[in-house]
Predicted 3D model of RNase P RNA and transfer RNA as a complex of 421 nucleotides. It holds a member of the Rfam family "Bacterial RNase P class A". By type it is a ribozyme.
RNA sequence: CAAGUAAACCGGGUGACCGCCCUGAGCAAUCGGGGAGGAAAGUCCGAGCUCCACCGGGCAGGAUGCUGGGUAACGCCCAGGAGGGGUAACCCUACGGACAGUGCCACAGAAACAUACCGCCCCUCGCUGAGGGGUAAGGGUGAAAUGGUGAGGUAAGAGCUCACCAGCGGCCGGGUGACCGGUCGGCUGGGAAAACCCCAUCCGGAGCAAGACCGAAUAGAGGGGCAAAGGGACGCCCGGCCCGCCCCCGGGUUGGUCGCUUGACCCUGGUGGUAACAUCAGGGCUAGAUAGAUGGUCACCGCCCCUUACGGGGUACAGAACUCGGCUUACAGGUUUACUCGGUUC
RNA sequence: GGGCCCGUAGCUCAGCGGUAGAGCAGUGGACUUUUAAUCCAUCGGUCCUCGGUUCGAAUCCGAGCGGGCUCACCA
Numbered sequence: 001c002a003a004g005u006a007a008a009c010c011g012g013g014u015g016a017c018c019g020c021c022c023u024g025a026g027c028a029a030u031c032g033g034g035g036a037g038g039a040a041a042g043u044c045c046g047a048g049c050u051c052c053a054c055c056g057g058g059c060a061g062g063a064u065g066c067u068g069g070g071u072a073a074c075g076c077c078c079a080g081g082a083g084g085g086g087u088a089a090c091c092c093u094a095c096g097g098a099c100a101g102u103g104c105c106a107c108a109g110a111a112a113c114a115u116a117c118c119g120c121c122c123c124u125c126g127c128u129g130a131g132g133g134g135u136a137a138g139g140g141u142g143a144a145a146u147g148g149u150g151a152g153g154u155a156a157g158a159g160c161u162c163a164c165c166a167g168c169g170g171c172c173g174g175g176u177g178a179c180c181g182g183u184c185g186g187c188u189g190g191g192a193a194a195a196c197c198c199c200a201u202c203c204g205g206a207g208c209a210a211g212a213c214c215g216a217a218u219a220g221a222g223g224g225g226c227a228a229a230g231g232g233a234c235g236c237c238c239g240g241c242c243c244g245c246c247c248c249c250g251g252g253u254u255g256g257u258c259g260c261u262u263g264a265c266c267c268u269g270g271u272g273g274u275a276a277c278a279u280c281a282g283g284g285c286u287a288g289a290u291a292g293a294u295g296g297u298c299a300c301c302g303c304c305c306c307u308u309a310c311g312g313g314g315u316a317c318a319g320a321a322c323u324c325g326g327c328u329u330a331c332a333g334g335u336u337u338a339c340u341c342g343g344u345u346c
Numbered sequence: 347g348g349g350c351c352c353g354u355a356g357c358u359c360a361g362c363g364g365u366a367g368a369g370c371a372g373u374g375g376a377c378u379u380u381u382a383a384u385c386c387a388u389c390g391g392u393c394c395u396c397g398g399u400u401c402g403a404a405u406c407c408g409a410g411c412g413g414g415c416u417c418a419c420c421a
Base pairs, nucleotide, nucleotide: 001342003340004339005338006337007336008335009334010333012301013300014299015298016297017296018295020035021034022033023032024031025030037317041328042327044326045325046324047323048322049207050206051205052204061203062202063201064200065199066080067079068078069077070076081095082093083092084091085090096198097197101196102195104191105190117139118138119135120134121133122132123131124130125129147165148164149163150162151161152160166188167187168185169184170183171182172181173180174179211258212257213256214255220249222248223247224246225245226244230243231242232241265284266283267282268281269280270279271278272277302315303314304313305312306311347420348419349415350414351413352412353411356370357369358368359367364401372388373387374386375385376384394410395409396408397407398406
């Protein structure tokens, strides 16, 4: 210098005028303070909060799925293992189980789970052939064919034997663990669980239009449940009738207040931890509408594009609605740090 | 604001791992004086898009896009 990899961040600034929402002071006029985001989005996960249901447990259903840790919790994050990709920095992974069972593997092919079409070898016979047996090396089919390569061995062959490699199992050692290393045993027939399923862990349902209160309005002689005590009218008793609470249905209303923003909050520093994170000290207050505010105009500056210049045009994605923690998706342009590979010069 | 459902031919739908189909519509032909009806033949597909699992995906999984729930999804 060039090409990349990883991480963090910015994503317009200043001023004037006219407005909008919330809020403090004031009798009022008026004055002061605050006012979108990294994703406010998708609503894909997990929680707080509220109401309903609930003795306890199970079934069904759903979710997650290497190991250890973090967290209020998670399908998130951190660290590690294994596998894969890249020359490398580094990146990616739905990564439990296929001898618990059931089912599937179209077409082709002899055979897709239990088999031999061609071939090779041996034997017999009535010998251009037929029959019996052995074999799985070779050919062929297929996405996939019964560990791979080589040597020995054999009638031909074969883990039949041996060397190396891949896997499986036993033992020893290291590690909390996933797993790794060594050694022994010829122990060696697939795939697929994003097919049903098995194993382990977790999960009651609904959502702030939840829910609570006030006001206004109105039609219930409707249905179901609870309680079986009390009250009322008929002179008294029995019996019958009416009165209670909750849910459903039907009818009415479409006003207000709370929930509502101080919170697993933010900033700085210290300590522990590889890290995620935890904890301590100091400081800070940072939108709360209810048809829904956060806007408009102008000037200067910044950045980008066109143009020789004058000048002109543009300035991403997008926009709160109970609140948090994540994930995913969208995003013009720009900044910083660390690292890798290649080239050149000293 | 929240919650739920759907996407396959021009239209309405089926198909749920193994060559994408049916009805209607369209086109051509037959019948008829002509049209309709009927019969025969035929055309027509980004299975919403992208990625993954698998030998193989419309189908299974993930992400996105679009549409609907118009008194009768929720006050």